Transfer RNA from Mesorhabditis belari, 72 nucleotides, folded computationally.
RNA sequence: GACUCCUUGGCGCAAUGGUAGCGCGUUCGACUCCAGAUCGAAAGGUUGGGGGUUCAAGUCCCGCAGCGGUCA
Numbered sequence: 001g002a003c004u005c006c007u008u009g010g011c012g013c014a015a016u017g018g019u020a021g022c023g024c025g026u027u028c029g030a031c032u033c034c035a036g037a038u039c040g041a042a043a044g045g046u047u048g049g050g051g052g053u054u055c056a057a058g059u060c061c062c063g064c065a066g067c068g069g070u071c072a
Stems, first nucleotide, its partner, number of pairs: 001071004006066002010024004018055001026042005048064001050062003
């Protein structure tokens, strides 16, 4: 330098172009003498950044940034 893959809550991952979910964690409550385990609930995301297509984009298209891989 060329090609390719990935980027989504604190972490690990989902999501057919049509209200962004799940697990862990966190917080609160129940239970307990206290805690753990268990049960219930809640908070937490401008989906890496810019532009485009579309009635509608996490998803499709084009640049940029970053991580990895293959080739040179």

Rfam family: tRNA. Its family is annotated with triplet codon-amino acid adaptor activity in the Gene Ontology. Rfam describes the family as follows. Transfer RNA (tRNA) molecules are approximately 80 nucleotides in length. The coordinates come from a structure-prediction model, not an experiment, and the mean pLDDT is 83. Taxonomically the source falls in Mesorhabditis (Eukaryota, Eumetazoa, Rhabditida, Mesorhabditinae).